[in-house]
RNA sequence: UGAGUCGGCCUGGUGGUCGCGGCGUCGCCCGCUCGUCGGGACGGCGUCGAGGAAGGUCGGGGCUCCACAGGGCAAGGGAGCUGGCGAGAGCCAGGGCGGGGCGACCUGUCGGUUCAGGGCAACAGAGAGCAGACCGCCGAUGGCCCCGGGAGACCGGGGCACAGGCAAGGGUGAAACGGUGCGGUAAGAGCGCACCAGCGUCCGGGGUGACCCGGGCGGCUCGGCAACCCCCUCCCGGAGCAAGGCCAAGCGUGGGACGACCGGCCCGGUCCAUGUCCCCAGGUAGGCCGCUCAGAUGGAUGACCACCCAGGCGCUCCGGCGCCGGACAGAACCCCGCCUACAAGCCGGCUCACCGU
Numbered sequence: 001u002g003a004g005u006c007g008g009c010c011u012g013g014u015g016g017u018c019g020c021g022g023c024g025u026c027g028c029c030c031g032c033u034c035g036u037c038g039g040g041a042c043g044g045c046g047u048c049g050a051g052g053a054a055g056g057u058c059g060g061g062g063c064u065c066c067a068c069a070g071g072g073c074a075a076g077g078g079a080g081c082u083g084g085c086g087a088g089a090g091c092c093a094g095g096g097c098g099g100g101g102c103g104a105c106c107u108g109u110c111g112g113u114u115c116a117g118g119g120c121a122a123c124a125g126a127g128a129g130c131a132g133a134c135c136g137c138c139g140a141u142g143g144c145c146c147c148g149g150g151a152g153a154c155c156g157g158g159g160c161a162c163a164g165g166c167a168a169g170g171g172u173g174a175a176a177c178g179g180u181g182c183g184g185u186a187a188g189a190g191c192g193c194a195c196c197a198g199c200g201u202c203c204g205g206g207g208u209g210a211c212c213c214g215g216g217c218g219g220c221u222c223g224g225c226a227a228c229c230c231c232c233u234c235c236c237g238g239a240g241c242a243a244g245g246c247c248a249a250g251c252g253u254g255g256g257a258c259g260a261c262c263g264g265c266c267c268g269g270u271c272c273a274u275g276u277c278c279c280c281a282g283g284u285a286g287g288c289c290g291c292u293c294a295g296a297u298g299g300a301u302g303a304c305c306a307c308c309c310a311g312g313c314g315c316u317c318c319g320g321c322g323c324c325g326g327a328c329a330g331a332a333c334c335c336c337g338c339c340u341a342c343a344a345g346c347c348g349g350c351u352c353a354c355c356g357u
Base pairs, nucleotide, nucleotide: 001353002352003351004350005349006348007347008346009345012308013307014306015305016304017303018302020049021048022047023046024045025044026043027042028040029039030038031037032035051328055339056338058337059336060335061334062333063240064239065238066237076236077235078234079233080232081094082093083092084091085090095110096109097108098107099106100105111231112230117229118228119225120224134170135169136166137165138164141163142162143160144159145158146157147156148155149154178196179195180194181193182192183191197221198220199218200217201216202215203214204213205212206211244289245288246287247286250284253281254280255279256278257276258275259271260270261269262268309326311324312323313322314321315320
C1' cells in the first nucleotide's frame, strides 16, 4: 500500500414547490333544544408528525377479563455439553463431534440409544436387526465317474461340483458386522500375531468443570434416527386492546301499566286474546372511551427540484466536467430487556500478500 476478518460508532444535511394526517385558531357551510352548542369529506394560518432496529413477538412488567385464592399429583408446554452472570429471554468464556478458509476467523450441532423399554430404515440388494450368499472361491471330508495296481479289503492318480464349507474379491445401498501386512488354510476368516483405529476397563498426571494428555490390560470389534414414542433433571395459572368498558336507534323479544273476573274501593289474587302517540329491560347496527407531545381505523408521515456531504463509473487541457446513486426497513395500547437485518463512511484489534528500511 492492497485484500480480508472481528468489535464498536453512525443511520446524510440545507432550502424551495406541491401534497397527506392530528391538534389549535380564524373564516365559511349545515343542524337544532339557540348555546362560551354540535357537525363538516370546505378553505387560510400556526404547530407537531417513524426507527436504531418501528422487525421477530423471544423474556418480563403495566393495563383488562376469566379461573384459583393453601398444598400435592396428573395432563400439556418450555428449557437441556461445562463454568460464570441474569428474574428470564439471553450474554461472556471454554469443551466434544462435524464443515469452510493459506490465515485472522467463520459456521452447524450438543442430556439418555452397552442397562429401563419400544419403534423406524423407502428403493436397490442374496442379506437391514441378528443377519446374509447373487456372481465368486474351495470342495480338505463324504459322494459319484474315469485310469492304473491288487485275489480281495483297498491303495495311487485324475476329474465332477452332488452333499457341504467360506465370506477374501465383485455387485446393491445412505448404511453390509474394523483397516494394512505376515502367518495359516482345501478355500477362507481376529483363526493367530504385529501395527493402526474404535470400544470397555484400570492406573498416573492436568483442569472448578465439560474434558484433555500419557501408559497398561481385554480380540471385546457394526452402527444410524430420540426435529419417533419414551426416560431423566429443572421451570410454567390462562387469554390478550378484535383485551375490556360506556352510550344506544329501527324491526323484533321479554316485563309492567291500561283491560276482564273476584271485590264497595285500595292492596292482593286469577286469566285468555288483541291492542296502545305509555313506561322499563337486555341485546344488535352505530358511536365513544381505552389511545398516548405521531396516534390512524380504507389505516397520514410522501413526491419533485437545486446545492452540499459520502460512494461508484467515464472523460480530462489536472482546473474540473458528465452520468449513476443513499443500506436494512416503516409505528397501531404502552414500557423495559433480548435477538435478528443493515449500503457507504469513521475508530480500534488481528491476519495474509507485496514493496521499502